[in-house]
Context: one part of a larger RNA
RNA sequence: CCCUUGCUAAGGAACUCGGCAAUUUAGCCCCGUAACUUCGGGAUAAGGGGCGCCGCAUGUAGGGUGAAGGGGUUUCCCCCGGAGCUCGAAGCGGCCGCAGUGAAAUGGCCCAGGCGACUGUUUACCAAAAACACAGGACUCUGCAAAAGCGCAAGCUGACGUAUAGGGUCUGACGCGUGCCCGGUGCUGGAAGGUUAAGGAAGGGUGUUAGCCGCAAGGUGAAGCACCCGACCGAAGCCCCAGUGAACGGCGGCCGUAACUAUAACGGUCCUAAGGUAGCGAAAUUCCUUGUCGGGUAAGUUCCGACCCGCACGAAUCGCGUAACGAUCUGGGCGCUGUCUCAGCAGGGGACUCG
Numbered sequence: 001c002c003c004u005u006g007c008u009a010a011g012g013a014a015c016u017c018g019g020c021a022a023u024u025u026a027g028c029c030c031c032g033u034a035a036c037u038u039c040g041g042g043a044u045a046a047g048g049g050g051c052g053c054c055g056c057a058u059g060u061a062g063g064g065u066g067a068a069g070g071g072g073u074u075u076c077c078c079c080c081g082g083a084g085c086u087c088g089a090a091g092c093g094g095c096c097g098c099a100g101u102g103a104a105a106u107g108g109c110c111c112a113g114g115c116g117a118c119u120g121u122u123u124a125c126c127a128a129a130a131a132c133a134c135a136g137g138a139c140u141c142u143g144c145a146a147a148a149g150c151g152c153a154a155g156c157u158g159a160c161g162u163a164u165a166g167g168g169u170c171u172g173a174c175g176c177g178u179g180c181c182c183g184g185u186g187c188u189g190g191a192a193g194g195u196u197a198a199g200g201a202a203g204g205g206u207g208u209u210a211g212c213c214g215c216a217a218g219g220u221g222a223a224g225c226a227c228c229c230g231a232c233c234g235a236a237g238c239c240c241c242a243g244u245g246a247a248c249g250g251c252g253g254c255c256g257u258a259a260c261u262a263u264a265a266c267g268g269u270c271c272u273a274a275g276g277u278a279g280c281g282a283a284a285u286u287c288c289u290u291g292u293c294g295g296g297u298a299a300g301u302u303c304c305g306a307c308c309c310g311c312a313c314g315a316a317u318c319g320c321g322u323a324a325c326g327a328u329c330u331g332g333g334c335g336c337u338g339u340c341u342c343a344g345c346a347g348g349g350g351a352c353u354c355g
Stems, first nucleotide, its partner, number of pairs: 001350008010341002014339001019336001027051005036041001038173001052095005062087004069080004096100001108334007115326002120132002136171007148157003174321004179251003184248002186244005193239003199233002203229006211220003252270005279313001280310001291307005
């Protein structure tokens, strides 16, 4: 010097990103407990007091059990009775110590806010969370040889279930709500018109050649066969016409205007499918920004309450609240402390020396 453990004057978070770590607290009985609340809770809230031993009393008062004995009725059983065993306060008086849950085990507490309702689940070995799940809500598919899924198939799951059932997707207790846009994309419905495959096919082309012509070379050439082209007939789909947002998604700009100024309820104009309603808002979202004001501090880029100029919130990729809950995150306070001022001492184990 390192690891680990114990103690420490005065101060008490001045430490630090941050009270990280370590203290404090702690059991039982009694008293006493706020806001808020879904009336269950919050609650061990908070905050106080008591606790040992001896005697009264070989354990009292009282409680539990209930023997012997007595009585009633008599199969049974019931009543009186109280022994023994057992549980066991409260009070009064006394005793000792610094200290009586005398050791060990054994919550520190409060206020405010964000997120998630909650108990749960998770990255086995750096993340336990505001992520996942969750009851609840909604949409959608499925009429049963169901939809959906696995498998080449047989077959199986779904389900020995049957729409109060099963599958998929989104949301995520509860309370109050969930606006406008169907132009694009998706889905559903429609079937008049346009387009359109395989296939069919009227007709046609080419090759081949029996025949015919020719002295020959060769020319021409029916049927058949082969190949090719092909009017026309051909569904769904697409185009098209509608519907549909708790489907994917989207939810404007410029200019002017009121008798101080400022602002603009009002007006004009352009664009759009429609131009963001309620609620919330410098927010887990705010760049400018440590916005401005208020609170808290002696002093506050954090925090809380407001304001609204929302760079770039916003309504089931849900909006806003919310008691309870959380090894969650953020700010503050009380208590308490070696975190610190600032270090010291001690125990154990290393390092070091010898072996």
Predicted 3D model of a 355-nucleotide part of an RNA (large-subunit ribosomal RNA, domain IV) from a bacterium.
The coordinates come from a structure-prediction model, not an experiment, and the mean pLDDT is 89.
The RNAcentral record of the full RNA draws on ENA.
It matches the Rfam family "Bacterial large subunit ribosomal RNA".